Model confidence (mean pLDDT): 87 of 100.
c-di-GMP-I riboswitch aptamer from Bacillus litorisediminis, 87 nucleotides, folded computationally.
Rfam family: c-di-GMP-I riboswitch aptamer. Its family is annotated with cyclic-di-GMP binding in the Gene Ontology.
The organism belongs to Bacillus, within Bacteria.
Formats: sequence, structure tokens, C1' cells
RNA sequence: GUUAGAUAAAGGCAAACUUUCCGAAAGGGGAGGACGCAAAGCCAUGGGUCUAAGGUUCAACUGAACUAUGAUUGCCAGGUUGCCAAA
Repeated sequence: GUUAGAUAAAGGCAAACUUUCCGAAAGGGGAGGACGCAAAGCCAUGGGUCUAAGGUUCAACUGAACUAUGAUUGCCAGGUUGCCAAA
């Protein structure tokens, strides 16, 4: 450096749920908590998914449809960095 994660060790992260804060919502931060994870480290670049404040159209009861500039990397791909042991 490449392959791959069978074994072992050192350690790491933390789903659901509870609580609090932020947010229109989706969702996110903190604390508790562990379902899982070898990149569940980092980047919204491509696709997927979620939401629809604002906007547009319709309607005129106060609602419906569409829309990302919002969100998700613990949905997939891509980029990038990296621990351990093995070949």
C1' cells in the first nucleotide's frame, strides 16, 4: 500500500422510550437509556423518503392540491479521513 472483517483486545457511537429546550412541521440539541453499528466518523453531491412555514392554484365553511429554499448520512450511492487484528 491492497484485500477483507473470521478471531481477539483497547476503546468508540447510541435506536426505541422518558424528560427538557429549539422549530410551523418534519426534525434537531442536552440529560437518562441501549436496539443495533467496522466507519452508526465527516460532507446534503446524485437518487429515495419525510415535512409544507412561505408561495401558487382552486375553494370560500376554512379547507384541498402542488411546491424545499426545510429535514434525514441509523435509506442507498458517491466523496473524504481513520482504530484494531488477519492475509